[in-house]
The RNA shown here (c-di-GMP-I riboswitch aptamer) has 81 nucleotides and comes from an Acidobacteriota bacterium. The coordinates come from a structure-prediction model, not an experiment, and the mean pLDDT is 81.
Parts: sequence; C1' cells; structure tokens
RNA sequence: UAUCCGAAAUGGCAACCGCGUCGAAAGGCGUGGGCGCAAAGCUGAGAGUCCCGAUUUUGUCGGGAUCGUCCGGCUGCCGAA
Repeated sequence: UAUCCGAAAUGGCAACCGCGUCGAAAGGCGUGGGCGCAAAGCUGAGAGUCCCGAUUUUGUCGGGAUCGUCCGGCUGCCGAA
C1' cells in the first nucleotide's frame, strides 16, 4: 500500500407514524420524531413482489413502482484484532 474483516471514532442514511404535496394506483417528494443499517450509496435487457391495461389458452403480453426483497455490477469513510 492492497485485500479480507468490522473494535473505536468522525459522520451518513431513515423503517414506521404524523402533517403537506404529486400520481389513476402501486408509490414518490418535503418536513418532525427515530425502527434499524458497514454500503440502508448508485445501478440492471436478472429474479421476486405490488399497481394499471390488454387478452383469455387462467396463462401470457405491455407499461409503471419497489435497491430497507434477493442476486449481480460500480463506487465510497475509518483503521483495532
């Protein structure tokens, strides 16, 4: 120095609820509290789940959402064992 790993420290994010707002909906955004998280940062012609439409061979197709559902890829803070 790098990799694995995850003690400490500096910080970071924000489940869920309330309020406001956007959306047909799933859900998103802002705000207050703070469940938790070492990637709870970003991302996909992967999978799952949810919403809408079509279709009907009850199975499939198209569009949207979810990264705090999983998997893969990329990137990042610190330095004990």